């Protein structure tokens, strides 16, 4: 706006976005295989660890090892899945095009 449905707009409220923190898992951790490297000490799969989804790595310092085949120790930093305290609908949140690194 005649009612509805539907838009628009305002205000209120609320937490389920968001974001902080704390707590739990997992130790961003362990085992095996294959491969490579030695101015180097990596790469790739499997497994395993979780009332648990997914991830399972970067970087820094030390040592140690001599022409070999094996690292070793500490330290900084999250991610993800559940819960709790706070924030709270703000372009701090979603997509979608651009451009940058």
């Nucleotide at each position: 706006u005649u009612a509805c449905c539907a838009g628009c707009g305002a205000u209120u409220c609320u937490u389920u976005a968001u974001u902080c923190u704390c707590g739990u898992a997992u130790a961003u951790g362990u085992g095996c295989a294959g491969g490579a490297a030695u101015c180097g000490g990596c790469c790739u799969g499997c497994a395993u660890g979780u009332a648990u989804c997914u991830a399972u790595c970067c970087g820094a310092u030390c040592a140690c090892c001599g022409g070999a085949a094996a690292u070793g120790a500490u330290u900084g930093g999250g991610c993800u899945g559940c819960g709790g305290c706070a924030u709270g609908a703000u372009u701090c949140g979603g997509a979608c095009c651009g451009g940058u690194u």